This is a predicted complex of two RNAs, RNase P RNA and transfer RNA, with 437 nucleotides together.
It holds a member of the Rfam family "Bacterial RNase P class A". The family's RNA type in Rfam is ribozyme. Rfam's curators write: Ribonuclease P (RNase P) is a ubiquitous endoribonuclease, found in archaea, bacteria and eukarya as well as chloroplasts and mitochondria.
RNA sequence: UUUUUAUGGUGGGCAUUCGCUCGAAGUAUCUUCGAGAGGAAAGUCCGGACACCACAGAGCAAAACCCCGAUUGAAAAAUCGGAGUGCUGGGAGAAAAUCCCAGUGCAUGAACAGUGCCACAGAAAAUAUACCGCCCGAAAGGGUAAGGGUGAAAAGGCGAGGUAAAAGCUCACCGCCGUUAGAGUAAUCGAGCGGGUAUGGUAAACUCGGUUUGGUGUAAGACAAUGUAAGAUGUCGGGCUGCUCGUCCAUACGGCAUCGGGUAUGUCGCACUCUGAAAGGAGGCGUUGAUGAAAAUUAACGCAGAUAAAUGAAUGUCGCCUGCAAAGGUACAGAAUUCGGCUUAUAGCCAUAGAAAACUA
RNA sequence: GCCGAAGUAGCUCAGCUGGUAGAGCAACUCAUUCGUAAUGAGUAGGUCGUCGGUUCAAAUCCGAUCUUCGGCUCCA
Numbered sequence: 001u002u003u004u005u006a007u008g009g010u011g012g013g014c015a016u017u018c019g020c021u022c023g024a025a026g027u028a029u030c031u032u033c034g035a036g037a038g039g040a041a042a043g044u045c046c047g048g049a050c051a052c053c054a055c056a057g058a059g060c061a062a063a064a065c066c067c068c069g070a071u072u073g074a075a076a077a078a079u080c081g082g083a084g085u086g087c088u089g090g091g092a093g094a095a096a097a098u099c100c101c102a103g104u105g106c107a108u109g110a111a112c113a114g115u116g117c118c119a120c121a122g123a124a125a126a127u128a129u130a131c132c133g134c135c136c137g138a139a140a141g142g143g144u145a146a147g148g149g150u151g152a153a154a155a156g157g158c159g160a161g162g163u164a165a166a167a168g169c170u171c172a173c174c175g176c177c178g179u180u181a182g183a184g185u186a187a188u189c190g191a192g193c194g195g196g197u198a199u200g201g202u203a204a205a206c207u208c209g210g211u212u213u214g215g216u217g218u219a220a221g222a223c224a225a226u227g228u229a230a231g232a233u234g235u236c237g238g239g240c241u242g243c244u245c246g247u248c249c250a251u252a253c254g255g256c257a258u259c260g261g262g263u264a265u266g267u268c269g270c271a272c273u274c275u276g277a278a279a280g281g282a283g284g285c286g287u288u289g290a291u292g293a294a295a296a297u298u299a300a301c302g303c304a305g306a307u308a309a310a311u312g313a314a315u316g317u318c319g320c321c322u323g324c325a326a327a328g329g330u331a332c333a334g335a336a337u338u339c340g341g342c343u344u345a346u347a348g349c350c351a352u353a354g355a356a357a358a359c360u361a
Numbered sequence: 362g363c364c365g366a367a368g369u370a371g372c373u374c375a376g377c378u379g380g381u382a383g384a385g386c387a388a389c390u391c392a393u394u395c396g397u398a399a400u401g402a403g404u405a406g407g408u409c410g411u412c413g414g415u416u417c418a419a420a421u422c423c424g425a426u427c428u429u430c431g432g433c434u435c436c437a
Stems, first nucleotide, its partner, number of pairs: 001357010012318007020036007038332001042343002045341005050217004057245004062213005067082006083108001084106009109208002114206002116202003131148002133144004156174002159171003175197001176195005182189002221268004231259006237249004261436002264434001272283004284303008319330004362433007371386004380417001388404005410426005
């Protein structure tokens, strides 16, 4: 310098004309003025608000979450730091076990409470076992787990002693387990002492421990309107949305299912900005009214809010990219009650970090 | 909008208490027949929608994502 990856930010501008939705005003079927998509509006994966179910009590079940500390937060969650652990690279060591350093990842309670599973291969896959081998023995048989071999994993590692051959059988060092006091807010850590040490893996297997959770979603729900056959059949007590208890309502003017009939309507829920989870608070702009000579003050209302769903199109020009030019391209995508997160998609440009290649010094 | 289910061979489906992915139909080859169908014998065809993780090992367990399908209005 080029290419590429990851993370974060940004997410084309201006003018004119026509058109759409909402609101306000007016001389009212038109006109004027104002406002009109996103960082993810997406996936619907978490957590709320709000509404209803009888303000929903107890137990069981079920589901979700899970190292420690601090900060932010309503919660979910996020950020920072630490501990532990895996992987990669380097180093220590004669070597193995192991230890140290750097980088990077981690949905990271418990595998001496219990149960299950670990294919094939292999003697043996977790109450250990013995194919070859080694040793004793004439053989039968016995001892052994050094070595070979299998496997993802082989029952602590290595060295020395020891032995018929071997073996934590014994010892040093390391690992492991227990315990003691200590350091640290804690997770945890290193040290002393003790134990030869049968503590393999798997909990994104069951499970155990701890914490939390009532359910349904704006098609919740409230009010109004229209219209019909306030119908028929079957079945059953029903509600508190898994079960039981308990409790409430009811004994057919009830619930559920199927068939048939009607309506396919309106208003609210439902939205300016900032802060806030929200309630609430503060503030800006516009219109109108009031006060005032005026600046201005004040009051009310409005500031995307549709319901099959508006937020668009054309032209010109500038910016960026491709191209000699003509010309072409300019990502992902599009509100639907709403808010906070998470995840995923994203051209070009900018920033940071990493990797590769080439060149120069 | 809210809730739920399913993606495995060309098609329809098993397998999903982790351990070599199967069945029927279809396709192809051979036999049978004068020939075809049917029948009989055999063969091929799959990275289990995609990506990542857990595990020695994933169609199966967990997470994310893509595609497809289904249910939910009001009155009485």